Bacterial RNase P class A from a Chloroflexota bacterium, 370 nucleotides, folded computationally. Of the family's consensus pairs, 98% are formed in the model. RNAcentral holds the sequence, with entries from ENA. It is recorded under the gene name rnpB.

[in-house]
RNA sequence: CAGGCCGGUCGGGCGAUCGCGGCUGUCGCUUGCGGCAGUCGAGGAAAGUCCGCACUCCACAGGGCGCGGCGCCGGGUAACGCCCGGGGAGCCGUAAGGUUCCGGACAGGGCCACAGAAACAUACCGCCCGUUCAGGGUAAGGGUGAAAAGGUGGUGUAAGAGACCACCGGCGCGGCAGUAAUGCCGCGGCCAGGUAACCCCCGCCGGGAGCAAGGCCAAGCAGAGACCGCCUCUCUUCGGAGAGUAAGGACUGCCCGUCCAAAGGUCUCGGGUGGGCUGCAUGAGCGGACGGGUGACCGUCCGCCUAGAGAGAUGAUCGCCGCCCCCUUCGAUGGGGGUACAGAAUGCGGCUUACAGACCGGCCUGAGUU
Numbered sequence: 001c002a003g004g005c006c007g008g009u010c011g012g013g014c015g016a017u018c019g020c021g022g023c024u025g026u027c028g029c030u031u032g033c034g035g036c037a038g039u040c041g042a043g044g045a046a047a048g049u050c051c052g053c054a055c056u057c058c059a060c061a062g063g064g065c066g067c068g069g070c071g072c073c074g075g076g077u078a079a080c081g082c083c084c085g086g087g088g089a090g091c092c093g094u095a096a097g098g099u100u101c102c103g104g105a106c107a108g109g110g111c112c113a114c115a116g117a118a119a120c121a122u123a124c125c126g127c128c129c130g131u132u133c134a135g136g137g138u139a140a141g142g143g144u145g146a147a148a149a150g151g152u153g154g155u156g157u158a159a160g161a162g163a164c165c166a167c168c169g170g171c172g173c174g175g176c177a178g179u180a181a182u183g184c185c186g187c188g189g190c191c192a193g194g195u196a197a198c199c200c201c202c203g204c205c206g207g208g209a210g211c212a213a214g215g216c217c218a219a220g221c222a223g224a225g226a227c228c229g230c231c232u233c234u235c236u237u238c239g240g241a242g243a244g245u246a247a248g249g250a251c252u253g254c255c256c257g258u259c260c261a262a263a264g265g266u267c268u269c270g271g272g273u274g275g276g277c278u279g280c281a282u283g284a285g286c287g288g289a290c291g292g293g294u295g296a297c298c299g300u301c302c303g304c305c306u307a308g309a310g311a312g313a314u315g316a317u318c319g320c321c322g323c324c325c326c327c328u329u330c331g332a333u334g335g336g337g338g339u340a341c342a343g344a345a346u347g348c349g350g351c352u353u354a355c356a357g358a359c360c361g362g363c364c365u366g367a368g369u370u
């Protein structure tokens, strides 16, 4: 210098005019509106609403059965399916690096299309033995398939075969290292498939609904219909006693069970309101410095206050300057065009998706120079 990989930051600036929402002050009155002044007024994703929380209401006697999510190891966090660090296997890249998967298949069940003899214990062809019929041995070779008896080579054998041997792969045991996942070394022929995003087993987590949650105030109205029930039986010394049934509701997945209910309950149609305040902006907050940690992140100190609408404000126009592209030009000047994605609605942490362009740091490969 060229090409590339990873991480992070920003995502126009200044001014003028008109306009909008909140708050504060002040003036005016028609007392909740108007004028004036000051001040604040979208984002890195405010988006998708996919996870996790805060907050709020409801539920929270007992027993049983279910349901959903997550899943290598360690750490971070309020929590997570997120993040950081580490491990194993596969794939892509010369490399920096990227990417996918990872509890259990000797607890049990199910399934494995087509083809194939056979999809988990089976011999179709072939090979060998043989009484040449029957039968037996054999997973070396052929054939089928996504998958067929650990693989390759040898010894061996009637032919074969982990039957035996060497190496490789897996599994188990022991030692060492590591918090662990796991790695390395040694030993043991222990070697009969896959699928758990099929049921299932193990471990962990999970009650339901959501700011139209919920609270306070004000205003307003008209009821009607249907169904179920307001008990039943027995005994009686007439005081009662016993047994049974009970629509519906509550226990917010279901069942049992318990409780409420002898009063009302459920459903449908109709009627009224659809206003104000609050929740609602001091918070897992933001910035800086220092310290701890490889890192995610954490701690201490200092400073700051930073939207709060409710048919929903945060806008429009103009000027100057940035940045990029094109034309002209030796170059400049000059002229023209462009400047993204998008937009709060209870708040917060993530993930994912969209995005013109600019900047910073680290690293890799190639070429050249010293």
Base pairs, nucleotide, nucleotide: 001366002365003364004363005362006361007360008359009358010357012321013320014319015318016317017316018315020041021040022039023038024037025036026035027034028033029032043341047352048351050350051349052348053347054346055210056209057208058207062256063255064254065253067206068205069204070203071202072086073085074084075083076082087102088101089100090099091098092097103201104200108199109198110195111194112193124142125141126138127137128136129135150168151167152166153165154164155163169191170190171188172187173186174185175184176183177182214278215277216276217275223269224268225267226266227265228264231244232243233242234241235240248260249259250258251257285304286303287302288301289300290299291298292297322339323338324337325336326335327334